Model confidence (mean pLDDT): 80 of 100. A computed fold for a 78-nucleotide RNA from a Thermoleophilaceae bacterium, annotated as transfer RNA. It was read from a public genome assembly.
[in-house]
RNA sequence: GGGGCAGUAGUUCAGCUGGUCCAGAACGCCGGUCUCCAAAACCGGAGGUCCCAGGUUCGAAUCCUGGCUGCCCCGCCA
Numbered sequence: 001g002g003g004g005c006a007g008u009a010g011u012u013c014a015g016c017u018g019g020u021c022c023a024g025a026a027c028g029c030c031g032g033u034c035u036c037c038a039a040a041a042c043c044g045g046a047g048g049u050c051c052c053a054g055g056u057u058c059g060a061a062u063c064c065u066g067g068c069u070g071c072c073c074c075g076c077c078a
Stems, first nucleotide, its partner, number of pairs: 001074007010027004019058001029045005051067005
């Protein structure tokens, strides 16, 4: 330098062909019930720049372009 994959909640991930009110799950966190206390279980809650910037569209996490970061492969130089 070329190519591929990935980036969504604190963590691990899902999100199919653009639309179905709001972007979801598990774990974690906070509160409650229970308990002598805690754990477990159950109930409830908070938490998001969907990597960034543009573009297309009535509408973008999703499509297009450029960039950034990580991983992998190939090539080049020493």

The source organism's lineage runs through Bacteria, Bacillati, Actinomycetota, Thermoleophilia and Thermoleophilaceae. It matches the Rfam family "tRNA". By type it is a transfer RNA.